A computed fold for a 100-nucleotide RNA from Rudaea sp., annotated as TPP riboswitch aptamer (THI element). Of the family's consensus pairs, 91% are formed in the model.

């Protein structure tokens, strides 16, 4: 010199399921609402993620386990995708110069 973690500013990207009760519409489902489960988050809080990419999507009407039920847990997954700039900061690896 370069440089991770971390921080700030301005942007950007995400998900919103399942069970029960009530009401409405309708025909066994849809919407609204209250409560329960898991979780950071269930239109909800800047909640989470933002490329050295813990968000999230595809595979998936997937597979195994478990539950009142559900991506609830695990596999898949060192998979394929996926949204950034500036400044501060300075671990390494590496490179350059000088001295011995």
């Nucleotide at each position: 010199c370069g440089c991770a973690a971390g921080a700030a500013g301005c942007g950007g990207g995400g998900g919103u399921g399942u069970u029960c009760g009530c009401g409405a519409c309708a025909g066994u489902g849809u919407c609204g609402u209250g409560a329960g489960c898991u979780g950071a988050g269930a239109a909800a809080g800047u909640c989470c993620c933002u490329u050295c990419g813990c968000a999230c999507c595809u595979g998936a009407u997937c597979c195994g386990g478990g539950u009142c039920a559900u991506g609830c847990c695990g596999g898949c997954g060192u998979a394929g995708g996926g949204a950034g700039c500036u400044u501060c900061g300075g671990c390494a690896a590496g490179c350059c110069g000088c001295c011995g």
Background: The coordinates come from a structure-prediction model, not an experiment, and the mean pLDDT is 80.